[in-house]
RNA sequence: GAAUCCGAGGCGCAAUGGGUGCGCGUCUGACUUGGAAUCAGAAGGUUGUGUGUUCGAUUCACGCCGGAUUCA
Numbered sequence: 001g002a003a004u005c006c007g008a009g010g011c012g013c014a015a016u017g018g019g020u021g022c023g024c025g026u027c028u029g030a031c032u033u034g035g036a037a038u039c040a041g042a043a044g045g046u047u048g049u050g051u052g053u054u055c056g057a058u059u060c061a062c063g064c065c066g067g068a069u070u071c072a
Base pairs, nucleotide, nucleotide: 001071002070003069004068005067006066007065010024011023012022013021018055026042027041028040029039030038048064049063050062051061052060
């Protein structure tokens, strides 16, 4: 330098163009002498970034940024 793939809560991930969700973790409460486990609830996302397409974009197109692999 080129090609391919990936980027979404703290972590791992789901989501046919139409309400952003799940598990773990964190916090609060219940239970307990205390803790663990269990139960109930809550917080936490500009979905890497910009532009475009569309009535509507996590999803489609292009540029940029970052990461992984391969080639040179």
The RNA shown here (transfer RNA) has 72 nucleotides and comes from Artemisia annua.
Its Rfam family is "tRNA".
The organism belongs to Artemisia, within Eukaryota.